[in-house]
Context: one part of a larger RNA
RNA sequence: CUGGGCGUAAAGCGCACGUAGGCGGCGAUUUAAGUCAGAGGUGAAAGCCCGGGGCUCAACCCCGGAACUGCCAUUGAUACUGUCGAUCUUGAAUGUGUUUGAUGUGGGCGGAAUAUGACAUGUAGCGGUGAAAUGCUUAGAUAUGUCAUAGAACACCGAUUGCGAAGGCAGCUCACAAAGCCACUAUUGACGCUGAGGCACGAAAGCGUGGGGAUCAAACAGGAUUAGAUACCCUGGUAGUCCACGCCGUAAACUUUGAUCACUCGCUGUUGGCGAUACACUGUCAGCGGCUAAGCGAAAGCGUUAAGUGAUCCACCUGGGGAGUACGGUCGCAAGACUGAAACUC
Repeated sequence: CUGGGCGUAAAGCGCACGUAGGCGGCGAUUUAAGUCAGAGGUGAAAGCCCGGGGCUCAACCCCGGAACUGCCAUUGAUACUGUCGAUCUUGAAUGUGUUUGAUGUGGGCGGAAUAUGACAUGUAGCGGUGAAAUGCUUAGAUAUGUCAUAGAACACCGAUUGCGAAGGCAGCUCACAAAGCCACUAUUGACGCUGAGGCACGAAAGCGUGGGGAUCAAACAGGAUUAGAUACCCUGGUAGUCCACGCCGUAAACUUUGAUCACUCGCUGUUGGCGAUACACUGUCAGCGGCUAAGCGAAAGCGUUAAGUGAUCCACCUGGGGAGUACGGUCGCAAGACUGAAACUC
């Protein structure tokens, strides 16, 4: 490199948009570039291969043939691919009318809880644990009541639910945006799929500046436990957790399963439409689940949401360790990220 692979054995980029490229719907037309056929030229000789021959054989040498799978120009063919200009509607998109949702951004509002403060009632404990102690408390704690302040999170509803490309999204409400499905088939007429580079987004932690700081809580301190205890348990507690702006760009970013399209036996639950409607049954389209036939699979399992049967494009893999390390480069304020070896060893 080829062959072969990629849910769990090595291997699907975290996710989308999109450039180049690759691939591309139905029926005709043009052309003849690819493609196919014929004939011509060339493809030196030697060598290789085949058939003969000469040295006693062989190596070696001589003769003939084939081959030289290529290139050039030429005459034709037109199914397929390409090309030219028109056409079509089923792919794609748009429109009209509904509808759905924890989809996003910004604002406003709400109650429970927690903590703190003030006042009141009230008296000796509270708290915590396996048991304790540290801690708080007669300067009146804990408990109970009223009032006030603050920040963060939204019980029940809540689901095997829904939405989003992924990360993710949950009190109520308003504004502004976005998306999907369904119905009608009105419009455009292949406008499509994938996508190396590129670019947007991207949990938590972390970083910068400025706010905020109730709770929880790395670090840290103390008390226990223990042979020790730099832990598990307890009492405290700072970064952080929250907001704004800017970085970081990673996760078991997982369905460990790339995107798109087509095809393939059934049963069942559920969400949203349509249809129908007083309700129910039934039907249909789109999604989310469960069980399975065939098939696939090393198996467990997957099974119309495929890991089945095919097609197009991209990413990635090639024994374990060394190592996601070193070096170089790019990016970053830093932490570090991305790219990414070898010696050696088994």

RNAcentral holds the full RNA, with entries from SILVA. Small-subunit ribosomal RNA, central domain from a metagenome, 346 nucleotides, folded computationally.